[in-house]
RNA sequence: AGAGUUUGAUCAUGGCUCAGGACGAACGCUGGCGGCGUGCCUAACACAUGCAAGUCGUGCGAGAAAGGCCCUUCGGGGCUGAGUAGAGCGGCGGACGGGUGAGUAACACGUGAGUGAUCUACCUUGAGGCGGGGGACAACCCAGGGAAACCUGGGCUAAUACCGCAUACAGCGGCGGGUGUAGAGGCCCGUCGUGAAAGCUGGCCUCUCCUUGGAAGCUAGCGCCUCUGGAUGAGCUCGCGGCCUAUCAGCUAGUUGGUGAGGUAACGGCUCACCAAGGCGAUGACGGGUAGCUGGCGUGAGAGCGCGAUCAGCCACACUGGGACUGAGACACGGCCCAGACUCCUACGGGAGGCAGCAGUGGGGAAUCUUGCACAAUGGGCGCAAGCCUGAUGCAGCGACGCCGCGUGGGGGAGGAAGGCCCUAGGGUUGUAAACCCCUGUCAGGUGGGAAGAGCAAGAGGUCGGCGAACAGCCGGCCUCCCCGACGGUACCACCAGAGGAAGCUCCGGCUAACUCCGUGCCAGCAGCCGCGGUAAAACGGAGGGAGCGAGCGUUGUCCGGAAUUACUGGGCGUAAAGAGUGCGUAGGCGGCCAUGUAAGUCGUGUGUGAAAGGCCGGGGCUUAACCCCGUGUAUGGCAUACGAUACUGCAUGGCUGGAGACAGGUAGGGGCGAGCGGAAUUCCCGGUGUAGCGGUGGAAUGCGUAGAUAUCGGGAGGAACACCAGUGGCGAAGGCGGCUCGCUAGGCCUGAUCUGACGCUGAAGCACGAAAGCGUGGGGAGCAAACAGGAUUAGAUACCCUGGUAGUCCACGCCGUAAACGAUGUCUACUAGCCGUUGGGAGGCUUGACCUCUUAGUGGCGAAGCUAACGCGAUAAGUAGACCGCCUGGGGAGUACGGUCGCAAGAUUAAAACUCAAAUGAAUUGACGGGGGCCCGCACAAGCGGUGGAGCAUGUGGUUUAAUUCGAUGCAACGCGAAAAACCUUACCAGGCCUUGACAUCCUGAGAACUUUCUAGAGAUAGAUUGGUGCCUUCGGGAACUCAGUGACAGGUGUUGCAUGGCUGUCGUCAGCUCGUGUCGUGAGAUGUUGGGUUAAGUCCCGUAACGAGCGCAACCCCUAUCCUUAGUUGCCAGCACGUAAUGGUGGGAACUUUAAGGAGACUGCCGGUGACAAACCGGAGGAAGGAGGGGAUGAUGUCAAGUCAUCAUGGCCCUUACGGCCUGGGCUACACACGUGCUACAAUGGAGGGUACAGAGGGUCUGCAAAGCCGCGAGGUGGAGCCAAUCCCAAAAAGCCUUCCGUAGUCCGGAUUGGAGUCUGCAACUCGACUCCAUGAAGUCGGAAUCGCUAGUAAUCGCGAAUCAGCAUGUCGCGGUGAAUACGUUCCCGGGCCUUGUACACACCGCCCGUCACAUCAUGGGAGUGGGCUGCAAAAGAAGUGGCUAGUCUAACCUUCGGGAGGACGGUCACCACUUUGUGGUUCAUGACUGGGAUGAAGUCGUAACAAGGUAACCGUA
Repeated sequence: AGAGUUUGAUCAUGGCUCAGGACGAACGCUGGCGGCGUGCCUAACACAUGCAAGUCGUGCGAGAAAGGCCCUUCGGGGCUGAGUAGAGCGGCGGACGGGUGAGUAACACGUGAGUGAUCUACCUUGAGGCGGGGGACAACCCAGGGAAACCUGGGCUAAUACCGCAUACAGCGGCGGGUGUAGAGGCCCGUCGUGAAAGCUGGCCUCUCCUUGGAAGCUAGCGCCUCUGGAUGAGCUCGCGGCCUAUCAGCUAGUUGGUGAGGUAACGGCUCACCAAGGCGAUGACGGGUAGCUGGCGUGAGAGCGCGAUCAGCCACACUGGGACUGAGACACGGCCCAGACUCCUACGGGAGGCAGCAGUGGGGAAUCUUGCACAAUGGGCGCAAGCCUGAUGCAGCGACGCCGCGUGGGGGAGGAAGGCCCUAGGGUUGUAAACCCCUGUCAGGUGGGAAGAGCAAGAGGUCGGCGAACAGCCGGCCUCCCCGACGGUACCACCAGAGGAAGCUCCGGCUAACUCCGUGCCAGCAGCCGCGGUAAAACGGAGGGAGCGAGCGUUGUCCGGAAUUACUGGGCGUAAAGAGUGCGUAGGCGGCCAUGUAAGUCGUGUGUGAAAGGCCGGGGCUUAACCCCGUGUAUGGCAUACGAUACUGCAUGGCUGGAGACAGGUAGGGGCGAGCGGAAUUCCCGGUGUAGCGGUGGAAUGCGUAGAUAUCGGGAGGAACACCAGUGGCGAAGGCGGCUCGCUAGGCCUGAUCUGACGCUGAAGCACGAAAGCGUGGGGAGCAAACAGGAUUAGAUACCCUGGUAGUCCACGCCGUAAACGAUGUCUACUAGCCGUUGGGAGGCUUGACCUCUUAGUGGCGAAGCUAACGCGAUAAGUAGACCGCCUGGGGAGUACGGUCGCAAGAUUAAAACUCAAAUGAAUUGACGGGGGCCCGCACAAGCGGUGGAGCAUGUGGUUUAAUUCGAUGCAACGCGAAAAACCUUACCAGGCCUUGACAUCCUGAGAACUUUCUAGAGAUAGAUUGGUGCCUUCGGGAACUCAGUGACAGGUGUUGCAUGGCUGUCGUCAGCUCGUGUCGUGAGAUGUUGGGUUAAGUCCCGUAACGAGCGCAACCCCUAUCCUUAGUUGCCAGCACGUAAUGGUGGGAACUUUAAGGAGACUGCCGGUGACAAACCGGAGGAAGGAGGGGAUGAUGUCAAGUCAUCAUGGCCCUUACGGCCUGGGCUACACACGUGCUACAAUGGAGGGUACAGAGGGUCUGCAAAGCCGCGAGGUGGAGCCAAUCCCAAAAAGCCUUCCGUAGUCCGGAUUGGAGUCUGCAACUCGACUCCAUGAAGUCGGAAUCGCUAGUAAUCGCGAAUCAGCAUGUCGCGGUGAAUACGUUCCCGGGCCUUGUACACACCGCCCGUCACAUCAUGGGAGUGGGCUGCAAAAGAAGUGGCUAGUCUAACCUUCGGGAGGACGGUCACCACUUUGUGGUUCAUGACUGGGAUGAAGUCGUAACAAGGUAACCGUA
């Protein structure tokens, strides 16, 4: 510090997710030791049991018992226990310490001030004092009540308990005076009144009295009272600071203030009476929700964000609510009273209780410990002290809950062991890892040491000092001695033994370090995001291996970070989310130039504070670390205060004119409102002319018209809108505004520089305006036209089209308040290159014009810099800056629900959540596509010729059938295809019979030559018997080939996967395309080149050109063919010469011709004319056998279709192994209601039949070949065998053609299927199931519906011939030649293709994408008659305990008294306040509810086709 994820790819926007750190955690697996920390986050739920606050005999009175000893009259008594235990009166402390976080949004907390408005026990400074009396009440005793708790009455008694009196200056109160302050109750002086106390203990005997010890006294300590300071603690007040919500906007009657009184320690409406009517609030009152606050903790670079466990400070609470008492302090956790709920006891009458103290229990929960030890230390209470108490605290226990440290061994050790895993079978890896050898001894274990360290106080002794009369005594300092340890026999140390007791967890597709095998087969499962899994899964599960961390490792949850994803630091708003429809304007924010003052902001310096702990720095202590300790250390951004500075801002004062405004003079304009007027057109009405149609559409129909329409002419009525002018022209804030005239009225611009003197800008709230549609009332209504009706279209057509037509559109008045209200661009100001146009005003110039220049205000186009994700913007900014406002924060849900406000309604406005997705989006790029455009090709259409589709048959396929009908091929691009030959074989299928190392390969062992004859059984495979035969090489051991048998490795598989593959092939397509290097442009995908202008069959060539070149394709090079030449001349040829024949190149010979087969020539737009740009090229012509590629072939770019083939072959994986292998016989692949493809033959006279007759090319042929002549047969064929290893011989007859005869339009002399009979040939064998021949038979069919195929010239059509395969079998296939046409205007349309461009929401790419209803399932949510809870307002009722007021009903020690009584007190009564509780009526929130609304999600459901292309009616916004 970033990364993954939207796309085919890109950039941007934007969300989601991950890597880091942290935790009071929990869960899973695992777990050796120690140290230090830490441990109910939930039910402030309920609690058994024990303990957690007592202490003081130096305040006071009283005072046991058991036990022991003694005595005894046996009843008991004494001593001791013991002035002990226990209780009481009294004092101090139970307000601290400890717990918890429910409540609380508050002066509760933090921080800083104030208290001239206050209190403070114990402690402490200083001053003074402690004199003298009185009366009670507990305990105790007696009596009584009660189950108990406890209570009542009577009697005795002490005090540091209580109460008078005396004294008392400062105290307090009153009065008077002074002083002081901004103000104030402050301070000072005088005077009057009033107000205190308590003793206890130790010691001493100088003085006095009794007397050897006391009293008084003295002295010391403790204590008490008053006053005064301090310290500490507390109360109260104020400034500032820290949560969410405006879908809470108004709140308030003790409310705000005053006067007086009461009350308090104290100010104060704190309380009360009266008076006034205030107080708070958009800087958020009131209400609702949530929450203890802080130091700090976590994270972060920081700013921030989140949190408030442990530790520390403050607050609040103590079962719930209320209340006071006592006290220095409480409205009191382990006190009291009352009410309530709950629990317990009860004799039913009454009582008792409060773990949010420490342990512990139940419960709740994912989850949180021992009913431990000790007061030894630290601290606290009481005490003079010893000491007692202390679940504070110190320790221990439990828990890997966290942090830190240590260990589980170290060194050597390669035949790199075995085993595991993988393997290309060679090996690799686990791996120096182990074994083995040599060592060490931490931790744990054992034995021993260790009272080491963790130390003070008190006590005793000594000494010095103080007080003192004192060598008592007490206090303080120092020295010595003594005593005390929960932890704990712990830390630590030594010794002993032995590698011995001690490693797991997660992960390994990318992010993210780490890979293989097996299993599984969209199953089981994984998953943080993207996503894996449908037979080769590095993603599931296991294994091996590896990576990471390590006594832990993962998961889950939460917080911060990354996230600049709420942006102060540090974001945005034209199109991604986002500028309010527009203006006016309140508060607020911001504000021109000069000067003076001030010093609030700002800046500087100082002071106070900012607790400790924590953090940082530096040191130190535990062996280290964690942890702990120390420091005039640092930091603690703050607050308060003092002094200073004055540039800027503010404030105050004075001035200025540039901003702004006013004034004067001009000026353009559809600016607004009102009134009036005008013409054209539509429609309607009247009349004339006129006749059969009009109208309307893609085509029609509905409609109108012979009752006279449409058309046309004249006249009239009425409403609405204003052609031309008219213009990226004008005006207006926007909406918007268009005939002409008049009236009223608003704003702008220009010029002048006369006036004011900052008067300004923006603008939450608010107010006004605001298209269309819509609403209300009343008018108006020509045209148009939702709804509606009809006609068409259509599968349907509630649409598009047509004919009609009502609201409405128009006017007046009043509502509504929204629009894609758009420049999708808020307003204002300043600055920043140019060029061109246009509107209004002004100025200047001359050549006086339809002129030029300058300037100003608008309005447009292009464009520099700059900006922008890009597109684009660019002085009219989206540039550079400033001021202010509005708005945004992923998509959907949703601009929806609820609530509020507005509205007559429609609805508008404000505006969520649950749930759900990993995207949604912008711009640009490359493709693909379009019922977008342009250009151009192709037998693509058109023009033609012939077919297919109908018939019969052949063949292939589907389907069906079957024991099997083996398998594959399936739109074009499967279907006479693999198959260039299924009777057996082939053959892969079926049935049956057989074999199991196998029919075939290699290795081993044994035997045997190999091989061969014959016979028997069997369907055969096979089995049995039998004959002949002994070979080759040799170093003499044996070996090689072959056969048989045996064993195991292995063979074998046309079994599966063509979606694991190689190879081969089809197809687009012989279409003209596909790319690269360098450069350039772009952030980038990518573009350029390859586009453009021409041209071509062609990305062919030329020109242009930020491109220049190049590659694969095209073309050419290759083959055949057309012409000629050269060479050669047999088996071919024969012109001339010769010979010969019945005839024939038959022979000699020839090399001319044909031909054969080698080499060459030829054609290149080379020449001429024209067109073109002077190019490329095209058109025409000449010459030429051939002309613009002469014709044909071979040749198939990058790629596409997971195209085809595992059955040609090869091959990975999987599967079978007495069978899915192998052999054999027979059957099947040939089935047959049907359907399709491809063909053959026909339907006839351009024909059929008979007879005669002519002319090819290219092929094939030898031991199973082609076969001639001749002979036989009607024929297939037979016989025969010449010739030929082929330019020699043979197949071999070419056929159509030509000549001639018959047939005469007929199911025929057409057609030949089918069937019967008889044969031929091949073959082991023609039954299933061959071909052919002859005789007989003579079916359908008379030119073929929709539809569809081929072909542009030696082509189509037509005619025959050959070959491969092959024993035989050809209508198929591949070739060959013969005869030999028609047509192409043209590119609108169909199909396919190429290039450019455009749109796109497509990219699996239009066979795309995608919308809504309905149906089903699930989920969350709104409404809903209501129902049930919580909280709360208001109005009342009610009134415990308590406090206060009043009260003389009852009682009454101290004091007073005139002795009667009084003062005072207690009880009682009553009034006020008030908790629980009750009633009525509201608000708010939660849950629930028949039914209902929409929403989301889900498998390939239903209906349509709305959107994306001109999406087939352009789309969209508002409204009905």
Overview: This is a predicted structure of a 1520-nucleotide RNA (small-subunit ribosomal RNA) from an uncultured bacterium. The coordinates come from a structure-prediction model, not an experiment, and the mean pLDDT is 84. Rfam family: Bacterial small subunit ribosomal RNA.